[in-house]
About this RNA: The part of an RNA shown here (small-subunit ribosomal RNA, 3' major domain) has 477 nucleotides and comes from an uncultured bacterium. The coordinates come from a structure-prediction model, not an experiment, and the mean pLDDT is 83. Rfam family: Bacterial small subunit ribosomal RNA. Gene Ontology terms of the family: ribosome and structural constituent of ribosome. The full RNA is in RNAcentral, with records from ENA.

Context: one part of a larger RNA
RNA sequence: UGACGGGGGCUCACACAAGCGGAGGAGCAUGUUGUUUAAUUCGAAGCAACGCGAAGAACCUUACCUGGGUUUGACAUACGAGAAGUAGAAUCCUGAAAGGGUGACGACCGGUAUCCAAUCCGGCACUCGCACAGGUGCUGCAUGGCUGUCGUCAGCUCGUGUCGUGAGACGUUAGGUUAAGUCCUGUAACGAGCGAAACCCCUGUCGUCUGUUGCCACCGGGUCAUGCCGGGCACUCUGACGAGACUGCCGAUGUUAAAUCGGAGGAAGGUGGGGACGACGUCAAGUCAUCAUGGUCCUUACGCCCAGGGCUACAAACGUGCUACAAUGGCUGGUACAGAGAGAUGCAAUGCCGCGAGGUGGAGCAAAUCUUCAAAACCAGCCCCAGUUCGGAUUGGAGGCUGCAAUUCGCCUCCAUGAAGUUGGAUUCGCUAGUAAUCGCGGAUCAGCUACGCCGCGGUGAAUACGUUCCUGAGCC
Repeated sequence: UGACGGGGGCUCACACAAGCGGAGGAGCAUGUUGUUUAAUUCGAAGCAACGCGAAGAACCUUACCUGGGUUUGACAUACGAGAAGUAGAAUCCUGAAAGGGUGACGACCGGUAUCCAAUCCGGCACUCGCACAGGUGCUGCAUGGCUGUCGUCAGCUCGUGUCGUGAGACGUUAGGUUAAGUCCUGUAACGAGCGAAACCCCUGUCGUCUGUUGCCACCGGGUCAUGCCGGGCACUCUGACGAGACUGCCGAUGUUAAAUCGGAGGAAGGUGGGGACGACGUCAAGUCAUCAUGGUCCUUACGCCCAGGGCUACAAACGUGCUACAAUGGCUGGUACAGAGAGAUGCAAUGCCGCGAGGUGGAGCAAAUCUUCAAAACCAGCCCCAGUUCGGAUUGGAGGCUGCAAUUCGCCUCCAUGAAGUUGGAUUCGCUAGUAAUCGCGGAUCAGCUACGCCGCGGUGAAUACGUUCCUGAGCC
């Protein structure tokens, strides 16, 4: 000077408390450990590993194992030598394939050279050789880059000056105040920088402009019906530019301060809500398997190609989720209302076939035009508290789809089957408002899918916060 204390003071945070809903018990999904295995590739390890890398493991991916092959190599550059029936290659043989063998036919580009030519030289390609290629081999404790975390916490520093022998201190402390080292006052300090804030994006109100693919108030036409048509751009909306909020105004409190409390007006009020944005640094944090890279190791193999298998195993344990245990419910019928996206090897309507998954067929649409587009809610009826008309695991059978191929190991449908489970011990997690809870929809990856994951979108829509003693973490003295 820091750090630490079951030292003190002040302050903050879904930290506790007050509430709401979960996890921990069940079944299943998924990740991990362990065990097993020829292999179950590798990494991640308290918070900050464990639905994590992986926004898609049947083959491929794939790095692992077994077996078969290959050695200048799947890929790059350069050198030397060789080789015109050369490179390539139909066919056939062998093989699981890769590969190996056979080989009808049979070249290309530039030049010598005006045309043609396997005349010659050079190039592409080929063979042999030599440098080298290659390595998801090791070291994240040699590194770059990127990332997590404390933490969107309010801190971290510098110049000059002053004090101190010096390390260093002051400034940055104090009194107030703030979400904030935010601002004010004071002051051996005076200033400044990185952070905070603001500038940026979305959203909430209004105006101007814009009217097609959007909209329809007025006029007209038409239909069983529909902005369907003429017409119009008022409204909604699209999306570009502006306005608007600044403690600006009033009152009170306060050091005539900063600011706080209340009020007015206002769509919005004191940071309006959300996002992007992450200081100096910490953890030799994570990543040599995104990539790059020092060193080191392998070089007929630790490289490369291929087939099959494995990454999907299963006494057990843990994490994260989904579905439930029911009546605020389940089932049947009827009926209404989104937003944000995606679409050409694509999205696919009306129709027809099928109980259904789906099939057929293909209008329209490179899309404000066409397609994909809700569910909970609401109305009516049944069930009457039961292991049930709850729950759906498991298993049998029959099908559908994708794909060269669903046995290991895909998804979906129908019929049958109908397990555990009656609200979960100790303990533990999330959340303060359009939030929690609940309901569905879309997208990336993607042939298909193990998505119940992830990232978004809207619909319905709460309760509680007295307070800061305690638990946890953090800041200042």